[in-house]
Molecule: transfer RNA
Organism: Candidatus Dojkabacteria bacterium UBA5209
RNA sequence: UCCGCGAUAGCUCAAUGGUAGAGCUAACGGCUGUUAACCGUUCGGUUCCAGGUUCGAGUCCUGGUCGCGGAG
Numbered sequence: 001u002c003c004g005c006g007a008u009a010g011c012u013c014a015a016u017g018g019u020a021g022a023g024c025u026a027a028c029g030g031c032u033g034u035u036a037a038c039c040g041u042u043c044g045g046u047u048c049c050a051g052g053u054u055c056g057a058g059u060c061c062u063g064g065u066c067g068c069g070g071a072g
C1' cells in the first nucleotide's frame, strides 16, 4: 500500500430496506419460615463517525476511525 471480516443496551449477541430485539446483569414485585433457585414486570440505544441513494437505511453506496486476519 492492497484485500476480507467486524463495530448495535453495562456485557454477549440478533435483526427480508418497513415499530431496533433476546439472553445475562441491575431495579422492583410474586413465590416461602428465610436465603438461594424459579416466575413476572420495568429500566437501559445519537445502531463507530461524516456524507449519499430511497417515501423509508442498523441493513444499500462512498469516504474516514478503531480492532482482527490475509497478500505484497
Stems, first nucleotide, its partner, number of pairs: 001071007010024004018055001026042005048064005